RNA sequence: UGCCAAGUGGUCUAAUGGUAUGACAUCCGACUGUUAAUCGGAAGGUUCUAGGUUCGAUUCCUAGCUUGGCAG
Numbered sequence: 001u002g003c004c005a006a007g008u009g010g011u012c013u014a015a016u017g018g019u020a021u022g023a024c025a026u027c028c029g030a031c032u033g034u035u036a037a038u039c040g041g042a043a044g045g046u047u048c049u050a051g052g053u054u055c056g057a058u059u060c061c062u063a064g065c066u067u068g069g070c071a072g
Base pairs, nucleotide, nucleotide: 001071002070003069004068005067006066007065010024011023012022018055026042027041028040029039030038048064049063050062051061052060
């Protein structure tokens, strides 16, 4: 320098253009002599950034940033 892949709550992860899913963690409650475990509930996301297409974009297109891989 070129090519390819990835980027989504604190962490991991799903979502083939139509309200962003689940697990763990956190908080609250139930249970109990207390904690843990178990059960129920809640909060937490400008989906890496900026544009474009579209009635509508995590998803498609362009440019960029970061990380990893391949080639030189």

A computed fold for a 72-nucleotide RNA from a Candidatus Altimarinota bacterium, annotated as transfer RNA.
Model confidence (mean pLDDT): 81 of 100.
It matches the Rfam family "tRNA". Rfam classes the family as a transfer RNA.